[in-house]
This is a predicted structure of a 76-nucleotide RNA (c-di-GMP-I riboswitch aptamer) from a Deltaproteobacteria bacterium.
It was read from a public genome assembly, where an Rfam model found it.
Of the family's consensus pairs, 100% are formed in the model.
NCBI's taxonomy places the organism under Bacteria, Pseudomonadati, Myxococcota, Myxococcia.
Its Rfam family is "c-di-GMP-I riboswitch aptamer". Its family is annotated with cyclic-di-GMP binding in the Gene Ontology. Rfam describes the family as follows. GEMM was predicted in a large-scale screen for bacterial structured RNA regulatory elements.
RNA sequence: UCUCGAUAAUGGCAAACCAGGAGCGAUCCUGGGACGCAAAGCUGCGGGUCUCUUGCGAGAUAGCCGGGCCGCCGAA
Numbered sequence: 001u002c003u004c005g006a007u008a009a010u011g012g013c014a015a016a017c018c019a020g021g022a023g024c025g026a027u028c029c030u031g032g033g034a035c036g037c038a039a040a041g042c043u044g045c046g047g048g049u050c051u052c053u054u055g056c057g058a059g060a061u062a063g064c065c066g067g068g069c070c071g072c073c074g075a076a
Base pairs, nucleotide, nucleotide: 004074005073012037013036017032018031019030020029021028022027035063041069042068043067045066046065047064048061049060050059051058052057
């Protein structure tokens, strides 16, 4: 350094739900709250699912799966 992930250590994130707000909607933001997470950090590249649309198409979901990029620690 790479792989790997411990009853290690420092920490980190924050499901459902509630309150307020944005959006036609999926959903998102802020605060509270913790189900969990070794990338539950970022990225719509591939797939899946979801929304809007008569359709073309446009959007959402990264805590659905995979890929890419960056990253804390160091036992076996």